[in-house]
RNA sequence: UAGGGUGUAGCUCAAUGGCAGAGCGCUGGCCUCCAAAUCCAGUGACGUAGGUUCGAUUCCUGCCACCCUUGCCA
Numbered sequence: 001u002a003g004g005g006u007g008u009a010g011c012u013c014a015a016u017g018g019c020a021g022a023g024c025g026c027u028g029g030c031c032u033c034c035a036a037a038u039c040c041a042g043u044g045a046c047g048u049a050g051g052u053u054c055g056a057u058u059c060c061u062g063c064c065a066c067c068c069u070u071g072c073c074a
């Protein structure tokens, strides 16, 4: 420099043009001598700016971040 990929919860991952889910975690409860485990309840997210649309996390475009490959210079 060019091309490609990935951005969703604290972490790891889903799903979808029409209320965004799970597991782990965290908080409280239950239990226990105390704790752990189990069980119950609660908790929290679509990178950013536009466009299309009745409606966008989803489709399109720019930008940003990270990863991979590549060119040039040193």
Base pairs, nucleotide, nucleotide: 002069003068004067005066006065007064010024011023012022013021018054025043026042027041028040029039047063048062049061050060051059

A computed fold for a 74-nucleotide RNA from a Hyphomicrobiaceae bacterium, annotated as transfer RNA. It was read from a public genome assembly. The source organism's lineage runs through Bacteria, Pseudomonadati, Pseudomonadota, Hyphomicrobiales and Hyphomicrobiaceae. It matches the Rfam family "tRNA". From the family's description: Transfer RNA (tRNA) molecules are approximately 80 nucleotides in length. Its family is annotated with triplet codon-amino acid adaptor activity in the Gene Ontology. The prediction has a mean pLDDT of 82.